A computed fold for a 74-nucleotide RNA from a Bacteroidia bacterium, annotated as transfer RNA. It matches the Rfam family "tRNA".
RNA sequence: GCGAAAGUAGCUCAGUUGGCAGAGCACUAGCUUCCCAAGCUGGGGGUCGCGGGUUCGAGUCCCGUCUUUCGCUC
Repeated sequence: GCGAAAGUAGCUCAGUUGGCAGAGCACUAGCUUCCCAAGCUGGGGGUCGCGGGUUCGAGUCCCGUCUUUCGCUC
């Protein structure tokens, strides 16, 4: 330099023909317990890497760009 994959909550990830952004763990409140843990019921937390475009509507489609990983070439 070229190609491919990945980027979504604090962490690991889902989101399968464009139509309300989710799960588990973690955090937090309550219940339970003499206390802790476990368990049960709630709650908070997101510019979907960034910037544009298409569309009534974009995490999803298109373009550019950044980061990480892998492969190829010198």